[in-house]
Context: one part of a larger RNA
RNA sequence: GCCGGCGACUUAUAGGAGGUGGCAAGGUUAAGGAGAGUCUCCGAAGCCGGAGCGAAGGCGAGUCUGAAUAGGGCAUCGACAGGGUCACCUCCUAUGGACCCGAACCCGGGUGAUCUAACCAUGGCCAGGAUGAAGCUUGGGUAACACCAAGUGGAAGUCCGAACUCAUCGAUGUUGAAAAAUCGUGGGAUGAGUUGUGGUUAGGGGUGAAAUGCCAAUCGAACUCGGAGCUAGCUGGUUCUCCCCGAAAUGCGUUGAGGCGCAGCGCGCAACGAAAAGGUGGACUGUCUAGGGGUAAAGCACUGUUUCGGUGCGGGCUGCGAGAGCGGUACCAAAUCGUGGCAAACUAAGAAUACUAGGCAUGAAUUUCCGUUGCGCAGUGAGACGGUGGGGGAUAAGCUCCAUCGUCAAGAGGGAAACAGCCCAGAUCACCGGCUAAGGCCCCAAAAUGACCGCCAAGUGGAAAAGGAUGUGACAAUGCUGAAACAGCCAGGAGGUUUGCUUAGAAGCAGCCACCCUUUAAAGAGUGCGUAAUAGCUCACUGGUAGAGCGUUGUUGCGCCGAAAAUGGACGGGACUAAGCGGUCUGCCGAAGCUGUGGGACAUCGAAUCGAUGUCGGUAGGGGAGCGUUCCGCCCUGGGUGAAGCAUCAACGUCAGUUGGUGUGGACAGAGCGGAAGUGAGAAUGUCGGC
Numbered sequence: 001g002c003c004g005g006c007g008a009c010u011u012a013u014a015g016g017a018g019g020u021g022g023c024a025a026g027g028u029u030a031a032g033g034a035g036a037g038u039c040u041c042c043g044a045a046g047c048c049g050g051a052g053c054g055a056a057g058g059c060g061a062g063u064c065u066g067a068a069u070a071g072g073g074c075a076u077c078g079a080c081a082g083g084g085u086c087a088c089c090u091c092c093u094a095u096g097g098a099c100c101c102g103a104a105c106c107c108g109g110g111u112g113a114u115c116u117a118a119c120c121a122u123g124g125c126c127a128g129g130a131u132g133a134a135g136c137u138u139g140g141g142u143a144a145c146a147c148c149a150a151g152u153g154g155a156a157g158u159c160c161g162a163a164c165u166c167a168u169c170g171a172u173g174u175u176g177a178a179a180a181a182u183c184g185u186g187g188g189a190u191g192a193g194u195u196g197u198g199g200u201u202a203g204g205g206g207u208g209a210a211a212u213g214c215c216a217a218u219c220g221a222a223c224u225c226g227g228a229g230c231u232a233g234c235u236g237g238u239u240c241u242c243c244c245c246g247a248a249a250u251g252c253g254u255u256g257a258g259g260c261g262c263a264g265c266g267c268g269c270a271a272c273g274a275a276a277a278g279g280u281g282g283a284c285u286g287u288c289u290a291g292g293g294g295u296a297a298a299g300c301a302c303u304g305u306u307u308c309g310g311u312g313c314g315g316g317c318u319g320c321g322a323g324a325g326c327g328g329u330a331c332c333a334a335a336u337c338g339u340g341g342c343a344a345a346c347u348a349a350g351a352a353u354a355c356u357a358g359g360c361a362u363g364a365a366u367u368u369c370c371g372u373u374g375c376g377c378a379g380u381g382a383g384a385c386g387g388u389g390g391g392g393g394a395u396a397a398g399c400u401c402c403a404u405c406g407u408c409a410a411g412a413g414g415g416a417a418a419c420a421g422c423c424c425a426g427a428u429c430a431c432c433g434g435c436u437a438a439g440g441c442c443c444c445a446a447a448a449u450g451a452c453c454g455c456c457a458a459g460u461g462g463a464a465a466a467g468g469a470u471g472u473g474a475c476a477a478u479g480c481u482g483a484a485a486c487a488g489c490c491a492g493g494a495g496g497u498u499u500g501c502u503u504a505g506a507a508g509c510a511g512c513c514a515c516c517c518u519u520u521a522a523a524g525a526g527u528g529c530g531u532a533a534u535a536g537c538u539c540a541c542u543g544g545u546a547g548a549g550c551g552u553u554g555u556u557g558c559g560c561c562g563a564a565a566a567u568g569g570a571c572g573g574g575a576c577u578a579a580g581c582g583g584u585c586u587g588c589c590g591a592a593g594c595u596g597u598g599g600g601a602c603a604u605c606g607a608a609u610c611g612a613u614g615u616c617g618g619u620a621g622g623g624g625a626g627c628g629u630u631c632c633g634c635c636c637u638g639g640g641u642g643a644a645g646c647a648u649c650a651a652c653g654u655c656a657g658u659u660g661g662u663g664u665g666g667a668c669a670g671a672g673c674g675g676a677a678g679u680g681a682g683a684a685u686g687u688c689g690g691c
Base pairs, nucleotide, nucleotide: 001691002690003689004688005687006686011096012095013094014093015092016091017090018089019088020087021086022085023084026048027047028046032042033041034040035039052059053058062074063073064072065071099237100236102234106227107226108225109224110223111222117201118200119199120198121197122196123195124194125193126191128160129159130158131156135152136151137150138149139148140147164188165187166186169184170183171182172181203219205215206214207213212221240626241625242624243623244622245621250263251262252261253260254259264380265379266377267376268375269374270373271372272371273370281369285361286360287359288358289357290356291355298347299346303343304342305341306340308338309337310336311335314332315331316329317328318327319326320325383408384407385406386405387404388403389402390401391400392399413424414423415422428599429598430597431596433595434594435593439589440588441587442574443573444572448586450585451584452583453582454581455580461576467561468560471558472557473556474555475554476553477552478551479550480549488545489544490543491542492541494518495517496516500512501511524539528537529536600616601615602614603613604612605611606610627680629677630676631675632674633673634672636670637669638668645664646663647662648661649660650659651658652657
């Protein structure tokens, strides 16, 4: 891992609700006892109901409050309606282990120092080599010591290095040879050394050259048994079928935030709410009418903020003056006027929506709808993305927090290549029928190589900005133009004059001022290049040639550049100049949508063996109806002429399932009507067994 067996909402008591049954203004016994056999009888103590109100004394169809005979609260009466109690069944709650498995812990009693820590008692062990302390001897030396030298001597937590002991570094090993080793390297090796045997210290503890280390592969408190099924707001798991309805991820509170309580939203049951005499029956949707508003946009009277200008309170600077004061000002500037803006916490004015009420239509007609209320049973209280309006953030985030709508959640189907949250559309079942939606119609791949009018040349389409450009289409405005424009070519482009100034020079062309006149078809005191300065080239301007459009500006469509990423490369691909983009038109394809035919379930209605109408996606969750297993009761049936079980085939049923044939097997099995449960397995790192 697979297969097989086992494996989780039980049980007791009390209370609440629903259902079924008995009796009924009453119902019922409990403990206990008797008969006896799972029932009956006795047993009235007690409990619930039949009357309430008041804190109570108490009063009583009333009572309490109160001075009250008032008012009010609760109750009674009364119409509809229905009522009580005792059992049993189901659901829920409470208390118990309370659906099952699961802690880490805490506490009590014991067991451990054969591992290890320390200590006690008694033993063992340490090759070899090196260094050479004190002391001593001899000699020297001294007044005597001291001191010096040589020798002797053999000290030391001394040195080198085996045994022994430890474990520094590296490698191997890492389902190992080994739950800590091997190999190499390394530390200590007469000492605070190492080791044998026996003993002592025990968990609120011991021991510790101290690491929270060690105390039997276990140590921030050993192990074992017990309290104990501790507790677990946490994780996991929770076993047959079909039918109906069907959420929430919000608000408030919470030592509360992944938990809970109440409300909201779901389900079941019941009651009530239209009746045409005028009325508190609608929800939803559409439309009309009537409302209030202060949002968007807008605006600047208000509150603030703000641009420029005019006037200039006050101030600064400054002149005169002894001072008072009188002047000046290209400075600042209140206030005011004009002008132009801004605002969530500004508004004299003010939408669309939304909301409220009503009319009409839709809808429903005695309860399939809707609303309200009561009772019972829940789940939810982590939401996600998308559109819109906003706050936070950086007008970042698949970001975060609100409001509102949608989808997913709990929703399958078609489209978007693939793609919970986007677009279309809500799956009762069957069909080798039909029509459509979104989206598509060259091939992959169902349907147009459809029609018409334009655009694009970039594979733009098939990612992107500021910015840039005689790309190209459309529109508008304006200027020149057969009295010849624009472009090209031919020719001229002169004189005063090298204007004046400046300067070494300045001659159109370093710079400054001025920018006239003449000849002319035209020609600047000069547009650019150039020279040291001249010269030279050229332009403006003019004539000729030739003959029809040429320039400028703005708006706009589609394109171009800007454009760099890591394995080889993406329009889904092939491919496409349309099979791209914009517009118009007609067909067709296309879904579980709609429809056709047939079947099923549920609800309501009716003229009721039938028909009509409507409904039938679904997680948490609520409700309903069933199948099967084991045992028991009643009543029956089958069985050696072959029961159960097993294997296989077939039939039936909406499903759980049921029935039959054949083979095997060799002794029990089953239907119907009831009852009771150790009642259904795929998951729990489940558990036991097998492989």

The part of an RNA shown here (large-subunit ribosomal RNA, domain II) has 691 nucleotides and comes from Elliptochloris bilobata. Rfam family: Bacterial large subunit ribosomal RNA. Rfam links the family to the GO terms ribosome and structural constituent of ribosome. The full RNA is in RNAcentral, with records from ENA and SILVA. It is recorded under the gene name rrl. The coordinates come from a structure-prediction model, not an experiment, and the mean pLDDT is 85.